[in-house]
Molecule: c-di-GMP-I riboswitch aptamer
Organism: Bacillota bacterium
C1' cells in the first nucleotide's frame, strides 16, 4: 500500500409520519422525528426495473359540431433508501 471477509470505536446518514414551500403530479426541499443502513457517499450523461402524464395522441360522452367530461397509449418528469454496474470514502482483525 492493495485485495477479501469479518466485527468494533469515533462517529455519520435518516425511513414512516407532521408542519412550511415548491411542482400539473410522482417527487423535490427546511425543521422536527427515527424505520433502518458498513456506503442509506456520489453517479439517473451506465444498464435495467418501478411512479407520475403537463405537453402530445386515441377512443367514447357532449348536439349533427365548439368548449367541457371519462378512458387507454406516451417522457423530454422522477426515484441511487428498488435492483446491478462504475467511483470515492473511515476504522480494527485475518
Nucleotide at each position: 500500500g492493495u485485495a477479501u471477509a469479518u466485527a468494533u470505536u469515533u462517529g455519520g446518514c435518516a425511513a414512516a409520519c407532521u408542519u412550511g414551500c415548491u411542482a400539473a403530479a410522482a417527487g423535490g426541499u427546511a425543521a422536527g422525528g427515527a424505520c433502518g443502513c458498513a456506503a442509506a457517499g456520489c453517479c439517473a450523461g451506465u444498464g435495467g426495473g418501478u411512479c407520475u402524464a403537463a405537453g402530445g395522441u386515441u377512443a367514447c360522452u357532449g348536439a349533427u359540431g365548439u368548449a367541457g367530461g371519462u378512458a387507454g397509449c406516451u417522457a423530454u418528469g422522477a426515484u441511487u433508501g428498488c435492483c446491478a454496474g462504475g467511483c470515492u470514502g473511515c476504522u480494527g482483525u485475518u